A computed fold for a 1550-nucleotide RNA from a Planctomycetota bacterium, annotated as small-subunit ribosomal RNA. NCBI's taxonomy places the organism under Bacteria, Pseudomonadati, Planctomycetota.
RNA sequence: CAAUUGAAGGGUUUGAUCCUGGCUCAGAACGAACGCUGGCGGCGUGGUUGAUACAUGCAAGUCGAUCGGGAACGGUUCCUUCGGGAACUUAGUAUAGAGGCGGACGGGUGAGUAACACGUGAUCAAUCUACCUUCAGGAUCGGGAUAGCCACUCGAAAGGGUGGGUAAUACCGGAUAAGACCACGGCUUCGCAUGAAGCUGCGGUAAAAAGGUUGGGAUUUUCGGACCUUCUGCCUGAAGAUGAGAUCACGUCCUAUUAGCUUGUUGGUGGGGUAACGGCCUACCAAGGCUUUGAUGGGUAGCCGGCCUGAGAGGGUGGACGGCCACACUGGAACUGAGACACGGUCCAGACUCCUACGGGAGGCAGCAGUGCUGAAUUAUUCGCCAAUGCGCGAAAGCGUGACGGUGCGACGCCGCGUGCGGGACGAAGGCCUUCGGGUUGUAAACCGCUGUCAGUAUCUAGGAAACCACAGUCGUUAAUAGCGGCUGUGCUGACCAGAUACAAAGGAAGCACAGGCUAAUCUCGUGCCAGCAGCCGCGGUAAUACGAGAUGUGCGAGCGUUGUUCGGAAUUACUGGGCAUAAAGGGUGCGUAGGCGGCCUAUUAAGUCAGUUGUGAAAUCCCACGGCUCAACCGUGGAACUGCUUCUGAUACUGGUAGGCUUGAGGACGAAAGGGGCAAGCGGAAUUCCAGGUGUAGCGGUGGAAUGCGUAGAUAUCUGGGAGAACGCCAAAAGCGAAGGCAGCUUGCUGGGUCGUUUCUGACGCUGAGGCACGAAAGCUAGGGGAGCAAACAGGAUUAGAUACCCUGGUAGUCCUAGCCGUAAACGAUGGGCACUAGGCUUUGGGAGGACUGAUCCUCUCGGAGCCCGAGCUAAUGCAUUAAGUGCCCCGCCUGGGGAGUAUGGUCGCAAGGCUAAAACUCAAAGGAAUUGACGGGGGCUCACACAAGCGGUGGAGCAUGUUGUUUAAUUCGAAGCAACGCGAAGAACCUUACCUGGACUUGACAUGUUGGUGGUACGAACCUGAAAGGGUGAGGACUCUGGCAACAGAGAGCCAACACAGGUGCUGCAUGGCUGUCGUCAGCUCGUGCCGUGAGGCGUCGGGUUAAGUCCCUUAACGAGCGAAACCCUUGUCGUAUGUUGCUACCAGGUAAUGCUGGGCACUCUUACGAGACUGCCGGUGUUAAACCGGAGGAAGGUGGGGACGACGUCAAGUCAUCAUGGUCCUUACGUCCAGGGCUACAAACGUGCUACAAUGGCAGGUACAGAGAGACGCAAUACCGCGAGGUGGAGCAAAUCUUCAAAACCUGCCCCAGUUCAGAUUGGAGGCUGCAAUUCGCCUCCAUGAAGUCGGAAUCGCUAGUAAUCGCGGAUCAGCUACGCCGCGGUGAAUACGUUCCUGAGCCUUGUACACACCGCCCGUCAAGCCACCCAAGCUGAAAGUACCCGAAGUCCGGCGCCAAUAGUCCGGCCGAAGGUAAGUUUGGUGAGGGGGACUAAGUCGUAACAAGGUAGCCGUAGGGGAACCUGCGGCUGGAUCACCUCCUUU
Repeated sequence: CAAUUGAAGGGUUUGAUCCUGGCUCAGAACGAACGCUGGCGGCGUGGUUGAUACAUGCAAGUCGAUCGGGAACGGUUCCUUCGGGAACUUAGUAUAGAGGCGGACGGGUGAGUAACACGUGAUCAAUCUACCUUCAGGAUCGGGAUAGCCACUCGAAAGGGUGGGUAAUACCGGAUAAGACCACGGCUUCGCAUGAAGCUGCGGUAAAAAGGUUGGGAUUUUCGGACCUUCUGCCUGAAGAUGAGAUCACGUCCUAUUAGCUUGUUGGUGGGGUAACGGCCUACCAAGGCUUUGAUGGGUAGCCGGCCUGAGAGGGUGGACGGCCACACUGGAACUGAGACACGGUCCAGACUCCUACGGGAGGCAGCAGUGCUGAAUUAUUCGCCAAUGCGCGAAAGCGUGACGGUGCGACGCCGCGUGCGGGACGAAGGCCUUCGGGUUGUAAACCGCUGUCAGUAUCUAGGAAACCACAGUCGUUAAUAGCGGCUGUGCUGACCAGAUACAAAGGAAGCACAGGCUAAUCUCGUGCCAGCAGCCGCGGUAAUACGAGAUGUGCGAGCGUUGUUCGGAAUUACUGGGCAUAAAGGGUGCGUAGGCGGCCUAUUAAGUCAGUUGUGAAAUCCCACGGCUCAACCGUGGAACUGCUUCUGAUACUGGUAGGCUUGAGGACGAAAGGGGCAAGCGGAAUUCCAGGUGUAGCGGUGGAAUGCGUAGAUAUCUGGGAGAACGCCAAAAGCGAAGGCAGCUUGCUGGGUCGUUUCUGACGCUGAGGCACGAAAGCUAGGGGAGCAAACAGGAUUAGAUACCCUGGUAGUCCUAGCCGUAAACGAUGGGCACUAGGCUUUGGGAGGACUGAUCCUCUCGGAGCCCGAGCUAAUGCAUUAAGUGCCCCGCCUGGGGAGUAUGGUCGCAAGGCUAAAACUCAAAGGAAUUGACGGGGGCUCACACAAGCGGUGGAGCAUGUUGUUUAAUUCGAAGCAACGCGAAGAACCUUACCUGGACUUGACAUGUUGGUGGUACGAACCUGAAAGGGUGAGGACUCUGGCAACAGAGAGCCAACACAGGUGCUGCAUGGCUGUCGUCAGCUCGUGCCGUGAGGCGUCGGGUUAAGUCCCUUAACGAGCGAAACCCUUGUCGUAUGUUGCUACCAGGUAAUGCUGGGCACUCUUACGAGACUGCCGGUGUUAAACCGGAGGAAGGUGGGGACGACGUCAAGUCAUCAUGGUCCUUACGUCCAGGGCUACAAACGUGCUACAAUGGCAGGUACAGAGAGACGCAAUACCGCGAGGUGGAGCAAAUCUUCAAAACCUGCCCCAGUUCAGAUUGGAGGCUGCAAUUCGCCUCCAUGAAGUCGGAAUCGCUAGUAAUCGCGGAUCAGCUACGCCGCGGUGAAUACGUUCCUGAGCCUUGUACACACCGCCCGUCAAGCCACCCAAGCUGAAAGUACCCGAAGUCCGGCGCCAAUAGUCCGGCCGAAGGUAAGUUUGGUGAGGGGGACUAAGUCGUAACAAGGUAGCCGUAGGGGAACCUGCGGCUGGAUCACCUCCUUU
């Protein structure tokens, strides 16, 4: 100098958000355990369970300087009968016994104990204290025994018995008595009530070891000793110290599902007992004592200093060390003693173990080691030493000491050290990965150089040691030089540990966990919801960074992980530091007890409070400083701290106490008005129903529609009269009253509360309110009445798959009254009560005051209520906002994740139903609130669409074609599956295609690239054999390119052969993908930037008012702009112009023909294909906001996007396609590849889709006669002509095309048919032909002749179409040898009807609303039943344990009494009180088990329904009652936490 430097969050509920709320993780710690691994040392630490049982050894002895005694082994000598004996020595040594002191300490354990046990602080004027210290006084005279020992004797043993004799510091008696004690007095001082201390008088009571001993000695001696001295021991008293005992205040766990406990209990008096107070004990008397500030009972537990954690406050804990307590096999008891009711003492009882000769005995490791069992599981050596520290005894030496000091074992913890250091690369090998380039392991290794900590070997040297004691010196004591004591020096004593130096050699020394996020660190392979992982969220179903392995990395390191436990994070019990409208949470309401809190002023007090002070708060620990082990851990010294309690003194603002006053809180008085406040009685009219009568006739009633029901025995309807019960229309309201529940016709009586006004009274009398008491809707219960209507249950009728319901017809309890219970509701404002404060506006109600006004009335202020709107503020948000959910104070109630459960059990209340109080096991990672975006609704609004309607024509019925399913098959290849698969891929399966099947073949392959080797009669190859072909075999003949060289030839290439890499796959995965496509949908939407709003998700913009086909445009506007879409730009078509003029055209001129632009001019027209024009709501009128726009009109070929096409936003459907193509992964490789022949894809009980042709007269047939467009054509289109009935054939002009070819039908005209299975329809079948093609059987198309089926307009249902459209008619093209085309894609001809309109069906868009949905309604979700599994409850019982009660019996033992005796004491003995264990009885509490019963939780795909979420299809929910397979249904009352529409009222804005 310093000693209080300290506070972090993350994951997980949702599509996303904010909040609430739980679960979980990261940190630290441990007497730990487990797994893998393990070099050394230091310091610590080590049976947490069974206070379980213990073999064996040791753990408490010591003193001969208390006493009587007193060896032996050995040694020496002597004797000897050699067997031995004796003496001396050992030695007054060892030592059993008597006696003393100590065994009450030290050591262990934590069972019991919730208590003065412990802690803190006080008290003893109510006490004791051996040994120790100091002081004072004393220590005298006697006595009798007894162990040991000896003898005899009992017993197996343990252990005794009898007789004899003996000592003491053992025991006993007498004397003495300064103190001490007792009784009776006196005096002084003090205190804290009883009292205490001191002085003093008289009387009484109680003591001892004349001991022991070392040394010395003058004297003496009976030679034993005596005496003196030193030391020690003893007795009495006083004091100290130490230790112990007792008392008090405060503190000290959970439970009220323990609320009353207590009879020695509470107190008093007398007595006893104790060291001492005291019901501690006893007799009598009184009736007290404790308790909601938690008694009593139950459960759990040794307490503390401390330790762990934490920022702290707290929370947890009490192992080691230290203090206290309790216990010692279990229970009881006393003895001895200063101290015990005694761990290694005694007695008794019990359980257990051992010995036994069966008669009896012995024992107690929770001392140190050690052992066994139990237990889910775990903790060391049967070690050494008293050297040190301490303890006991002793005068001392010393002895004893499993205390202690050490050692060993265990990574159990903390700390330290090491396992090497430096160099070494365009980077070895190997491993792994790879995009094949490389990367990584990695300077890592190898290799070169260096060092020597630790371990190892050898050598050397410290410290723990100083005492006691011995010797020497000196001082004191003493007569003394002896002895004793003190000091100094030298010597003696070590169980077990350390350090230094040298040697040798990198030599002997690294693992564990993790790598999806939290959380630092990633790749490959294997596996395929399997195996497995997991702390939470969650991974794994064929591309797993999550499993297993490898590689690499990350973290820590002789350790690392896991498990368990505690605190933290958790403000998640909130004192510091939370909440309760909707998330869990305000009691249904009031009155009021205890308690808590309390207005203004003054005085006093000083309890709280504050300041200083006294004592205490043990040491250790924590903290600080310094120091010692090489550092550290560890240890030492000093300080600080110990936040507490306590003594004394002071302060007096506030709180409290006491006293006095005040009026503003509160209450009263007087005056006034309002009210469905309550209770009782009486009265009234309307309606319903019933009864009687009249009129009257066939229906009434009821529903979505019906039926049951009522009615010809006269209903319903209507009129009159009468009866009964219940409820009170209009007024009426956002109104009023009441504590709440609740209260409504009128009148009267009784009665409660509130409000306003008044300078009237009292004087804080107040607020809240645990328990308690009272009230408390509806339903329900008891008893008695009453009963019109309504109506649980019940019955019937409907509905329905069913309908224990909704609907209907009936109908009983009940609803009503009286008396009494019940005590609950969404008893709600989901908002406890009181007081004060904090902007406004509007309405309404009950009063008062003032003003204006003739008045109705109006205005202003104020007190008390009831509502709405909106600021500040608050809130997670919604929202609340002077009637607070704002700001504060006081009091009460309640909450702490969801489920289990407001349940079980217990208690209590109730007649019952049931109410109140109220858990746990187990289970989940959520449950929940508010708000957001979507989606959805059998919610709402607006709008659109061939969506409906209005029409036209179809499909569904027939035959055929075609596609699909199914079936079949060797194969019937594969794909497509609601719309959005099904005349789809396929714009064309006889072979081929072809992917399928059968059979036959090939294997570097039908196809590509590369490497190596070989190869000239090689490649190629006529021809032949075999074969269904492919293929296999034979094989005449027989080459080529480049370079070098004259050439021979050499080399290279191509080709071929062989081998290897590889090819190949229409195998799988469209849920690994690209690309392409479908669909919502040509619907009008989908977004962005900046800004603004919101904590945020998100919103605004994009909404609103108009308008549009359109988010099209306009206006308004916290929005302003922009993008992708819409529109436009593009193509085509409709009008015109310009240009062009052949192959097109032909008005005009000319020529020609049977006829024709046929020919020459011509390019006007048509046309061709290029470029332009044109249409823009441009113009007019009206409507509209002076807008956008709409309606009408003009002009125009065309009018409001003119018609049509291409063009398809953000996205959705894991939509479709691995078989167009491409492609990751995976699989096959003499086959899942390739080739060939034949077959199949064409099958056929059945079903469906799409079409064609029809069913006829708007038609069919026959004859005649017109008018297109767009295309195609050389492996082609093909004319004229001829042949054939025809398909077609022969033949071949022309044409690579505005030139040639192909080119209409319906229509129109005429005739026949005359309503029929036909002159309709054409299937099917027979025959004969044609064409294509290697090939027409499976399996092609066409023609002719003949045949002539079903079918007469089609059930439920369903499709297309709004104008050149539907309908109808034909023509062309692609594919293609041919064709199954009736398909598909195009083209033109003829050419309609209808749309009032948006209620409904379907789909879509926008706005809004509800939501428990978000995989988004094909959603979510409830209950019974069935199955498995888990925990729990009840239960006939069975079986333990615990604590008491009553009675019986009663050991040991203390205490009391007694007999025997002349008398006395003690013991034995006898008796009594108490008394452990034991027994019996009735109960209580608690554990285990339990046939069976009950509900609950959980569990991919069970059954039945569909209760809830949308108006959830009957709005839901709460209470109650009844009913039902189940969710549930119904009645009564209540709530909005109900959607929608309408109305009323109020508010906001103008």